[in-house]
Small-subunit ribosomal RNA, 5' domain from an uncultured bacterium, 557 nucleotides, folded computationally.
The RNAcentral record of the full RNA draws on ENA and SILVA.
Rfam family: Bacterial small subunit ribosomal RNA. Rfam links the family to the GO terms ribosome and structural constituent of ribosome.
Context: one part of a larger RNA
RNA sequence: GAUAAACGCUGGCGGCGCACAUAAGACAUGCAAGUCGAACGAAAGUCGUCGUAAGGAUUUGGAAGUGGACAGAGAACUUGUUCAAAGAAAGCAGAUAUUGAAUUACAACAAUGGCUUUAGUGGCGGACUGGUGAGUAACGCGUGAGCAACCUACCUAUUAGAGGGGAAUAGCAGUGAGAAAUCAUUGCUAAUACCGCAUAUGCCAUAACCUUCACAUGAAGGAAGUGGGAAAGGAGUAAUCCGCUGAUAGAUGGGCUCGCGUCUGAUUAGCUAGUUGGUGAGGUAAUGGCUCACCAAGGCAGCGAUCAGUAGCCGGACUGAGAGGUUGAACGGCCACAUUGGGACUGAGAUACGGCCCAGACUCCUACGGGAGGCAGCAGUCGGGAAUAUUGCGCAAUGGAGGAAACUCUGACGCAGUGACGCCGCGUAUAGGACGAAGGUCUUCGGAUUGUAAACUAUUGUCGUUAGGGAAGAAAAAAAUGACAGUACCUAAGGAGGAAGCUCCGGCUAACUACGUGCCAGCAGCCGCGGUAAUACGUAGGGAGCGAGCGUUAUCC
Numbered sequence: 001g002a003u004a005a006a007c008g009c010u011g012g013c014g015g016c017g018c019a020c021a022u023a024a025g026a027c028a029u030g031c032a033a034g035u036c037g038a039a040c041g042a043a044a045g046u047c048g049u050c051g052u053a054a055g056g057a058u059u060u061g062g063a064a065g066u067g068g069a070c071a072g073a074g075a076a077c078u079u080g081u082u083c084a085a086a087g088a089a090a091g092c093a094g095a096u097a098u099u100g101a102a103u104u105a106c107a108a109c110a111a112u113g114g115c116u117u118u119a120g121u122g123g124c125g126g127a128c129u130g131g132u133g134a135g136u137a138a139c140g141c142g143u144g145a146g147c148a149a150c151c152u153a154c155c156u157a158u159u160a161g162a163g164g165g166g167a168a169u170a171g172c173a174g175u176g177a178g179a180a181a182u183c184a185u186u187g188c189u190a191a192u193a194c195c196g197c198a199u200a201u202g203c204c205a206u207a208a209c210c211u212u213c214a215c216a217u218g219a220a221g222g223a224a225g226u227g228g229g230a231a232a233g234g235a236g237u238a239a240u241c242c243g244c245u246g247a248u249a250g251a252u253g254g255g256c257u258c259g260c261g262u263c264u265g266a267u268u269a270g271c272u273a274g275u276u277g278g279u280g281a282g283g284u285a286a287u288g289g290c291u292c293a294c295c296a297a298g299g300c301a302g303c304g305a306u307c308a309g310u311a312g313c314c315g316g317a318c319u320g321a322g323a324g325g326u327u328g329a330a331c332g333g334c335c336a337c338a339u340u341g342g343g344a345c346u347g348a349g350a351u352a353c354g355g356c357c358c359a360g361a362c363u364c365c366u367a368c369g370g371g372a373g374g375c376a377g378c379a380g381u382c383g384g385g386a387a388u389a390u391u392g393c394g395c396a397a398u399g400g401a402g403g404a405a406a407c408u409c410u411g412a413c414g415c416a417g418u419g420a421c422g423c424c425g426c427g428u429a430u431a432g433g434a435c436g437a438a439g440g441u442c443u444u445c446g447g448a449u450u451g452u453a454a455a456c457u458a459u460u461g462u463c464g465u466u467a468g469g470g471a472a473g474a475a476a477a478a479a480a481u482g483a484c485a486g487u488a489c490c491u492a493a494g495g496a497g498g499a500a501g502c503u504c505c506g507g508c509u510a511a512c513u514a515c516g517u518g519c520c521a522g523c524a525g526c527c528g529c530g531g532u533a534a535u536a537c538g539u540a541g542g543g544a545g546c547g548a549g550c551g552u553u554a555u556c557c
Base pairs, nucleotide, nucleotide: 001556002555003554005553006552007551008550009549012426013425014424015423016422017421018419019418020384025382026381027380029379030378031377034124035123036122039121040120042118043117044116045115046114047113048109049108051106052105053104054103060097065092066091070087074083075082076081077080131337132336133335140262141261142260143259144258145257146256147255150254151253155250156249157248158247159246160245161244163197165195166194172187173186174185175184176183177182203228204227205226206225209222210221211220212219213218233242234241235240263309264308265307270300271299272298275297276296277295278294279293280292281291282290312334313333314332315331316327317326318325319324339360340359341358342357343356362373363372364371365370390416392415393414394413398412399410400409401408402407429459430458431457432456439450440449441448442447463498465493466492467491468490469489473484501546502545503544504543505542506527507526508525512541513540514539515538516537522529523528
């Protein structure tokens, strides 16, 4: 100087990072890989439009008629009373009309229908992303070459195609077994699921031969003939789009081989039987004892084989003038592993963390017959330990999977929370203020020092507090879309108010006195202090150093 640090004392704020190094110990709970109904049949729910012809609920309207409030021609006489025709409002009534709902029939639109949801079949993805470093001293990694010995889904480009058939099966329904997990059987059904046939001058196998090359096996191109091998549909009124099949080329990703480099031990000196090579076969995408049969007896080793120990490797990181030494946390590349050991299936790709089978250990359920499970994903729990965080928010951004899309999923990721664990920045006030308050300490008792320090006067407002406003991150034209977040930031208010400790003071090494103690108690990195005047122990005053830190311990240079 450095650290993935821990411990002691102390602790105001912000930004950016980092955070189980030990038990690859065991794990409760939730989430971490799904998606497509525009491949398919079903199931459940839900839904009509327009036209024609019937139909006639209802709406408006108010003729004839009825009705007679009101009216009062006229009449009578008791001259202020009675009778009373025509006319006539409301009400009742409902003709001719008007409106046209439910419903019915026919036809059309998409009517064997549309829309929503999804258990199953089917497709793509679960081989990416994420975690860990147990194993591995190895072509594992790094670097540089090679493959004339190889594969590559999705993507891009070019080219040629998609004709015609068949048989099933899940779902579903029935029956049965079982505590459950689940299973058996009978019957029905669809497809971009499965299987033949046709076609394919290109492809594959075989093949006399020709041309051009090369790096040993050989490669590229052309070859008559013979044999073999494809396909699937969906959406849309349509145009068209998305898919399907063969072939070629590219891109991307991988596989294999080789040169060189890659820790310690000789108190590990010999090791090896598929071992080393050959021939033939099998196997693989492909070379090869990779595997097998036969044949030969080889192969490695003092330039360190074999054995033992330790360890993931690198870009990098720390230190150092450099050479070098140490290291491999975080981020990036490669490898290996997924409770331990073994195995294959599917697939373009796995010998597959959240797939399958078997065995072992462990845990759980059980009706004792039998079943279920795998946090070295994100959180979290117990344990271990000196020691290491939230069972948080969001898919808004970036990226991934599926989908035509809308969108769905995404503990990747983006954010927030905890921790002075690290680095960086800021603050805890600023100016004036006495030959100098009080108190403390020392004292030769005169004084000295704490000390411009405080009080007091004036000023400022960073951070924090309260209130008002308030983002960018979000897009090719418009609209919509922000977890973080009412955050950052801006403005105002108020008030020095809320914010300093830790270690050291014998020399190395910056910083001294008093008291206590008396080889005791204790200190200590080294030298060494302490046995009655201790600048070295303990306390106080003073001082020195660093400062939201300061010391100690551990490790490296």